This is a predicted structure of a 94-nucleotide RNA (Bacterial small signal recognition particle RNA) from a Candidatus Aminicenantes bacterium. The prediction has a mean pLDDT of 79. It matches the Rfam family "Bacterial small signal recognition particle RNA". Rfam classes the family as a non-coding RNA gene.
RNA sequence: UAUGGGGACUGGUAGUACAGACUUACGAACCUCGUCAGGCCCGGAAGGGAGCAGCGAUAAGUAAGACCCUGUACGUGCCAGUAUCCCCAUGAUA
Numbered sequence: 001u002a003u004g005g006g007g008a009c010u011g012g013u014a015g016u017a018c019a020g021a022c023u024u025a026c027g028a029a030c031c032u033c034g035u036c037a038g039g040c041c042c043g044g045a046a047g048g049g050a051g052c053a054g055c056g057a058u059a060a061g062u063a064a065g066a067c068c069c070u071g072u073a074c075g076u077g078c079c080a081g082u083a084u085c086c087c088c089a090u091g092a093u094a
Stems, first nucleotide, its partner, number of pairs: 001091007008082007015074006022065005032057004040049003
C1' cells in the first nucleotide's frame, strides 16, 4: 500500500425496557363548574338573590388498554459512512 475479515466511532432504521401523550372507567361534604328541591334573605305583590343536600360534568389522582404519536436508554439486529481510527490474514513494493 491492495484485498479480505473483525473492532471502534457517527448517522439511519428496527427491537426491548421505561416515561409521557392518547382512549375508557372511577373519582371533590366545603375551599371546581352547571342545575340547584328544601330552607333562608329582599319585596305590598309580581318576582328576585345567595346557596346546602341531590344530580350531572370534571380537576388532582387511581386502574385498565392495544394499534398510532413523542422522548430517553441499550453487553440487541441490520444498513451506510469515517482524515481509512485500531487489530488480524494474504499479496506487492521499499